[in-house]
């Protein structure tokens, strides 16, 4: 000095469903299949500032919405491969 990696702060922010149970555990309104707009609660990731930081006490055997269970559809990051 110092990538990975990690903390804090600020900005942004995708996706946020449906059934049924137990419940203070979303709620109007619409649409008909698992969705749509508003509110109200969550929320990875990304981008910047500024600390920690070297073989491991680090990182990888993935991450995001609901209490729980079945499901359905997404988004993000990581690796390859085209344009």
């Nucleotide at each position: 000095u110092u990538a990975a990696c990690u903390g804090c702060g600020u900005g942004u922010g995708a996706c946020u469903g449906g059934c049924g149970a137990u419940u203070g555990a979303g709620g109007u309104g619409g649409g008909c299949a698992a969705c749509c707009a508003c509110c109200g609660g969550g929320g990875a990731g990304c981008a910047c500032g500024g600390g920690g930081g070297c073989c491991a006490u680090a990182g990888a055997c993935g991450c995001c919405g609901c209490u729980c269970g079945c499901c359905u559809g997404g988004g993000c990051a990581u690796u390859c491969c085209u344009u």